[in-house]
């Protein structure tokens, strides 16, 4: 500084299912003083007897967030572009931000330590989460790229020494075992 792992990592738009006949809505009743703003207290804003919160019955009816059909392939796969190979996750501290104050809790950012090479499948378990789906953690199985050692090497191909001479070695290649992490390998 440039580069590889492979159904790699991350974002971004559209499309598909989901959430969900849920939320809110409108109309007709019931009830009659509360009801939002994450929880609690105080306090500040907004709505409410022109009927709140709730609660039956008819109608109209979302969105974010998370996900990704079928075939091929034979663990999983919607399509395109974009960065990019500690790609990124993930925990723990600490500052920002959500009407204020204080405590906690979610989610966002910023920032520092730890940890994990990679996807898969199946188990268990908190947590967000509607969710048995993802995501997280941890364990287990193989499978996959790597670099150390060790063993096996028929041909073939490369390079180096060596030989009259592919004549003989040795290294790269191929297979196998065992171990290790990415601040690692590869030029």
């Nucleotide at each position: 500084u440039a580069g590889a792992g492979g159904a790699g990592c991350g974002g971004c738009a559209c499309g598909c299912a989901u959430a969900a006949g849920u939320a809110g809505u409108u109309g007709a009743g019931g009830u009659g003083a509360g009801a939002g703003c994450g929880a609690a207290u105080c306090g500040g804003c907004u709505c409410u007897g022109c009927g709140a919160c709730c609660u039956u019955c008819a109608g109209c009816g979302a969105a974010a967030g998370g996900g990704u059909a079928a075939g091929c392939g034979g663990a999983u796969c919607g399509u395109g572009c974009c960065g990019c190979c500690g790609a990124a996750a993930g925990u723990c501290g600490u500052g920002c931000g959500u009407c204020g104050a204080u405590u906690c809790a979610a989610c966002g950012u910023a920032u520092g330590g730890c940890u994990u090479g990679g996807g898969u499948u199946g188990c268990a378990g908190c947590g967000u989460g509607a969710a048995c789906a993802a995501c997280c953690u941890g364990c287990a199985a193989a499978c996959u790229g790597u670099c150390a050692c060790c063993c096996c090497g028929g041909g073939g191909c490369u390079u180096c020494c060596u030989u009259c001479g592919a004549u003989g070695g040795a290294a790269g290649c191929g297979g196998g075992g065992u171990g290790g992490a990415g601040c690692g390998c590869u030029a």